[in-house]
């Protein structure tokens, strides 16, 4: 230099202005005798999305319900070993498939190999059933074709993955082994109005309650108190956790252990935003110093203009998988040409 792979990180920075949502503090108003407050607006300070927050596919934590035990049915998984809270994830090994340039063969088209890497629903076909495209005379189960023989007796059979058989297929049923209770934070728990209804007690047609405070009058069957359930609403669950960073150690690795440091949204019909300027990286265009070239032409610094951050967005929380993603940066592995 050529070729093929793998992994990690970022996904805007700064300034100004205007906002949104929580927290702490401050002063004010309102309520309250006070303590204080589920009240009202204001000020200061500080916090405020992701690598996938997404799909809800798999596994767990947590909560409630069910549950003596066993079996049937049904679902899931499937080499071997490890890892983990758990997994269908991840790591290692084996096996199978795949896998570039170069090299070799070839006039060429093309053929041929492996490395790193990638992929694998990789238990069982002598328990049983089903199925076996195309080609082939015949495709699953003993028959068929040709030749041959006393005799389906013997031999051969182009095609095809499989042919005259202890064939193939389990990503068809099945069998074997292991494994699986259900629902999900709208889980669940607590506090708790108004109105209506329920229960108990008391009063009430000898007129309660109501009608302006009282009396009269009018009207005419409920009224009062207490309790309990439910709803609106409020609170908890709710973010300190299988947490994150650095260092050291064990291990091939996944992963684990130790020490030190850190606290990093917690809203809840749901905030995390908008505008302007500037900078960095990018794209397009213009001009073009300069370089190569005999020329045609090619490359191109600086400068100028325009454009513009992709996918997307928490909703109980974790571990994975899958999918989407403008662009940029870094690292590593393997094979090989040439030179030294």
């Nucleotide at each position: 230099g050529a070729a093929g792979c793998a992994g990690g990180c970022c996904a805007g920075g700064c300034a100004g202005c205007c906002g949104c949502u929580g927290g702490u503090c401050c002063a004010c108003g309102c309520c309250g005798c006070a303590a204080g407050g589920u009240c009202g607006g204001g000020g200061a300070c500080g916090g405020g999305a992701g690598g996938a927050a997404g799909g809800u596919c798999c596994g767990g934590a947590c909560u409630c319900c069910a549950u003596a035990g066993a079996g049937c049915a049904g679902g899931g998984u499937g080499a071997c070993g490890g890892u983990u809270a758990a997994c269908g994830g991840c790591c290692g090994u084996c096996c199978g498939c795949u896998g570039a340039a170069a090299g070799c063969c070839g006039c060429a088209a093309g053929g041929u190999a492996u490395a790193a890497g990638g992929c694998g629903a990789g238990g069982a076909a002598u328990a049983g059933g089903g199925c076996c495209a195309c080609a082939g005379a015949g495709a699953c189960g003993a028959g068929c074709g040709u030749a041959u023989u006393c005799a389906g007796u013997u031999a051969c059979g182009g095609u095809g993955a499989a042919a005259c058989g202890c064939g193939g297929u389990a990503a068809c049923c099945u069998c074997c082994a292991c494994u699986c209770g259900g629902a999900g934070c709208a889980a669940u728990u607590c506090c708790a109005a108004a109105u209506a209804g329920g229960c108990a007690c008391g009063c009430g047609u000898u007129g309660a309650u109501g009608u302006u405070g009282c009396u009269c009058g009018c009207g005419g069957a409920g009224c009062g108190u207490g309790c309990g359930g439910g709803u609106a609403g409020g609170a908890a669950g709710c973010u300190u956790g299988a947490g994150c960073g650095c260092u050291g150690g064990a291990g091939u690795a996944a992963u684990c252990c130790a020490g030190c440091g850190c606290c990093u949204a917690g809203a809840g019909g749901a905030a995390u935003g908008g505008c302007u300027g500037u900078c960095c990286a990018g794209g397009c265009g213009g001009c073009g110093a300069c370089c190569c070239g005999c020329a045609a032409g090619g490359g191109g610094a600086a400068c100028c203009g325009c454009u513009a951050c992709a996918c997307a967005g928490a909703a109980u929380c974790c571990g994975g998988c899958c999918u989407a993603u403008c662009g940029g940066c870094c690292u590593g592995c393997u094979u090989u040409a040439c030179a030294u």
Bacterial RNase P class A from Massilia yuzhufengensis, 340 nucleotides, folded computationally. It matches the Rfam family "Bacterial RNase P class A". About the family: Ribonuclease P (RNase P) is a ubiquitous endoribonuclease, found in archaea, bacteria and eukarya as well as chloroplasts and mitochondria. Rfam classes the family as a ribozyme. The sequence is in RNAcentral, with records from ENA. The source organism's lineage runs through Bacteria, Pseudomonadota, Burkholderiales, Oxalobacteraceae and Massilia.